[in-house]
RNA sequence: GGGGAUAUAGCUCAGUUGGUAGAGCGUCGCAUUCGCAUUGCGAAGGUCGGGGGUUCGACUCCCCCUAUCUCCA
Numbered sequence: 001g002g003g004g005a006u007a008u009a010g011c012u013c014a015g016u017u018g019g020u021a022g023a024g025c026g027u028c029g030c031a032u033u034c035g036c037a038u039u040g041c042g043a044a045g046g047u048c049g050g051g052g053g054u055u056c057g058a059c060u061c062c063c064c065c066u067a068u069c070u071c072c073a
Stems, first nucleotide, its partner, number of pairs: 001072007010025004019056001027043005049065005
């Protein structure tokens, strides 16, 4: 220098041909207990890596950039 993959909640990751953003763990609250743990119920937490384009509508499609991993040199 060229090819490919990944980037989504604090962490690990889903998101099934474009149509309301989710799970597990973690955090907080309540119940349970003398108390803790466990368990049950509930809540908070996301400008979907950044910018632009297409579209009535984009995590999803197109272009550029950034970071990490990987292959060819």
This is a predicted structure of a 73-nucleotide RNA (transfer RNA) from a bacterium. The coordinates come from a structure-prediction model, not an experiment, and the mean pLDDT is 82. The sequence was found in a public genome assembly. Its Rfam family is "tRNA". Rfam classes the family as a transfer RNA.